Predicted 3D model of a 359-nucleotide RNA (Bacterial RNase P class A) from a Deltaproteobacteria bacterium.
It was read from a public genome assembly, where an Rfam model found it.
Rfam family: Bacterial RNase P class A. Rfam links the family to the GO terms dimeric ribonuclease P complex, tRNA processing and ribonuclease P activity. Rfam's curators write: Ribonuclease P (RNase P) is a ubiquitous endoribonuclease, found in archaea, bacteria and eukarya as well as chloroplasts and mitochondria.

């Protein structure tokens, strides 16, 4: 310098006016004073807790998810660090990465044949009509596909085959490291067991549901319940009684209270798996000790606006440095908290690869 890989930081600074919102103080009040106010993603609401309510003896089904291995965490689909597999010249990257010798299904096309093998060409042997022939062998070689019944060389053989043999795979056993995933190694078996599980399943491990509009408290008018009381009614009916008055029920007014529940308003509401700083465990995640600081809480929903200096891009003029002007500085907008992952955005800056050029 050109290409790339990984990663941290930051999200214009500050002072002035006019405001908005909510916190302490003053003040009877009107009002003053002081000193706070969005974000790394507040986003998506995907996942995972905390906190409420409601159910819930215990276990199983169903159903949904998760899936190398050790660790972290409050949990986790989330980080760590490692193993294994794939990809990159490399720095680095990705990875639902348990089971296909319980089971059931699938496997286009093209190929002879796609799973109880089986045999289009081709090679070998016999036969023979000599033909694109019959019979046998063989699966080594060709061609189909993603994939083709262990791979590659050698011995062998009519040709040929794990038929045999050395490597490699593979499957059993041991040993040595490693907490484990596994890694190497020795010895035994001629090979038996095609993929596919994000097909169905089958292991093995978690999961009870809703959700701050959860939940609590206070509590108008207005309409209907309840109760007392005070009236009013040809009191019709019923009860009580043999009948009558009574009494009690019964209609209806009116005042009086009681609960529910509506508007409304309180609280839940921001001290928190909190931030900064220093120490110590740990390779890291992350954990633990001391210090120190309080940092939005708004519900028709504040968090803004102009303006002045610097700062930073970007155009224009002038031009040797520099000076004037104009512009412009991404993505977005907290609503119980909080851990993650995801997506979207502007600049800086730091390690690492590879290639190139000049010392």
């Nucleotide at each position: 310098g050109a290409a790339g890989u990984a990663g941290a930081u930051c999200g214009g600074a500050u002072g002035a006016u006019c405001g908005c919102u909510g916190g302490u103080c003053c003040g009877u009040a009107a009002g003053g004073a002081c000193g706070g106010g969005a974000g790394g993603a507040a986003a998506g609401u995907c996942c995972g807790g905390g906190c409420u309510c409601c159910a819930c003896a215990g276990g199983g089904c169903a159903g949904g998810g998760u899936g190398g291995u050790c660790g972290a965490u409050a949990a986790c689909g989330u980080c760590g660090a490692c193993u294994c597999g794939g990809g990159g010249c490399g720095a680095c990257c990705c990875g639902a990465a348990g089971g296909a010798a319980a089971g059931u299904g699938c496997c286009a096309c093209a190929g002879a044949a796609a799973a109880c093998a089986g045999a289009c060409u081709a090679c070998c042997c016999g036969c023979u009509a000599u033909a694109g022939g019959c019979g046998g062998g063989c699966a080594a070689a060709g061609g189909u596909g993603a994939a083709a019944a262990g791979g590659c060389g050698a011995g062998g053989u009519a040709a040929g085959a794990g038929c045999u043999c050395a490597c490699c795979g593979c499957g059993g056993u041991c040993c040595u490291g490693g907490u484990g995933a596994c890694a190497g190694g020795g010895c035994c078996g001629g090979c038996a067991c095609g993929g596919u599980a994000a097909a169905c399943c089958c292991c093995a491990c978690c999961c009870g549901g809703a959700g701050c509009a959860a939940g609590g408290c206070c509590a108008a008018a207005u309409a209907g319940a309840c109760a007392g009381g005070c009236g009013u009614u040809u009191a019709a009916g019923g009860a009580u009684g043999g009948c009558c008055c009574g009494u009690c029920u019964g209609a209806u007014g009116c005042c009086u209270g009681u609960g529910g529940g509506u508007a409304g308003g309180c609280c839940g509401c921001u001290u928190g798996a909190g931030g900064c700083c220093c120490c110590g465990a740990g390779c890291a995640a992350u954990c633990g000790g001391g210090g120190u600081c309080c940092c939005a809480g708004a519900u028709g929903a504040a968090u803004g606006a102009u303006u002045a200096u610097c700062a930073c891009c970007c155009c224009g003029a002038u031009u040797u440095g520099a000076u004037c002007g104009g512009g412009g500085u991404a993505c977005a907008g907290a609503a119980c908290c909080c851990g993650g992952c995801u997506u979207a955005c502007g600049a800086u800056c730091u390690g690492c690869u590879u290639c190139a050029g000049c010392g």